[in-house]
This is a predicted structure of a 326-nucleotide part of an RNA (large-subunit ribosomal RNA, domain IV) from a Verrucomicrobiia bacterium. The organism belongs to Verrucomicrobiia, within Bacteria. The full RNA is in RNAcentral, with records from ENA.

Context: one part of a larger RNA
């Protein structure tokens, strides 16, 4: 020096990305206990006091004794105020991530009438679904609860309807070609039935597509420009272009804000973080849910009390490893 532990003057987070680590607290009894709240909680809130032994006494209680110290050792919550996210208990990257991710109860849509849909299986038998039957089963999204969930069906998807347009193989098969018994011809050659074979018009013909209607807790989308009020500024108002329709409620520099350490207020002596507002939302927004929310969290962020070797600034000591010698 390293590992591990003990103690420390004065100060007490000045350390540091950050109180990381360490420390504080701690048991039992009594008193006492706020906001908020889903009335259950919050709560061991917080904050205080007591604690040994002996004698008398049923007890309550009264009196006495000793130590530095009476839960005399060991075991054994630090607390508070706010904000964000996720309701909660739970689950997860076996061996760098435990979370705000997954799940969840609840909500909604959709499919399925039973040989159900869906799934496994060789287009099988068979099986699961289910010895269930729409208060059931499958799929998808959202994610307790409270209040809500706006506009758009033009595109894409899905559902429906069947009038029209388009449309395959097939069917039917007009017609045509090849071949050749035969016939004609002096010959060259020509005509050519049946059969076989090749091509083949018109007509007929499904779903689908086009067309039409519906559908958003389906995939999704949710505008520009110009002018205007008796200070200025702003624009309730007007004009115009485009669109399927132009973002409603609520929230907003946010886990989303580039400019940005926005501006104002709070907290600090001093605050790029934090909290409360504002709205100019680069680029929030309503089940890819919006906004709140008691309780909960080895979650994230900020502040405070207490406490401390984290630090100012290090010091002393114990045990051990290592090294050297025997």
């Nucleotide at each position: 020096a390293c590992u591990u532990c003990u103690u420390g003057a004065a100060g007490g987070a000045a350390c540091u990305c950050g109180g990381c680590a360490a420390g504080u607290u701690a048991g039992c009894c009594c008193c006492g206990u706020a906001a908020c709240u889903u009335c259950g909680g919050a709560a061991g809130a917080a904050g205080g006091g007591g604690c040994g032994c002996c004698g008398c006494g049923c007890a309550a209680g009264c009196g006495g004794c000793c130590u530095c110290a009476g839960u005399g050792a060991a075991a054994g919550g630090a607390g508070u105020c706010a904000a964000c996210c996720g309701a909660c208990u739970g689950u997860u990257u076996a061996a760098c991530a435990a979370a705000a991710a997954c799940a969840c109860a609840g909500c909604u849509c959709u499919c399925u009438g039973c040989u159900a849909a869906g799934u496994c299986g060789u287009u099988a038998a068979g099986a699961c679904g289910a010895c269930g039957u729409a208060u059931a089963g499958g799929g998808a999204g959202u994610g307790a609860c409270a209040c809500g969930u706006g506009a758009c069906c033009a595109a894409u998807g899905c559902g429906g309807a069947a009038a029209g347009a388009u449309u395959a193989a097939g069917g039917c098969g007009a017609g045509g070609g090849g071949u050749c018994a035969g016939c004609c011809g002096c010959a060259a050659g020509g005509c050519a039935a049946a059969g076989c074979u090749c091509c083949g018009a018109a007509c007929u013909u499904a779903a689908g597509u086009c067309c039409c209607c519906g559908u958003g807790a389906a995939u999704g989308u949710c505008g520009g420009c110009c002018g205007u009020a008796a200070c200025u500024a702003u624009a309730a108002c007007g004009g115009u272009c485009c669109u399927a329709a132009g973002g409603u409620a609520g929230c907003g520099a946010a886990a989303u804000u580039c400019c940005u350490u926005g501006u104002c207020g709070g907290g600090u002596a001093a605050g790029u973080u934090c909290c409360g507002a504002c709205c100019u939302g680069c680029a929030c927004g309503a089940a890819u849910c919006g906004u709140g929310u008691a309780a909960c969290g080895a979650g994230u962020u900020g502040a405070c009390u207490g406490c401390u070797g984290u630090c100012u600034c290090c010091a002393a000591g114990g045990a051990g490893u290592g090294c050297u010698c025997a």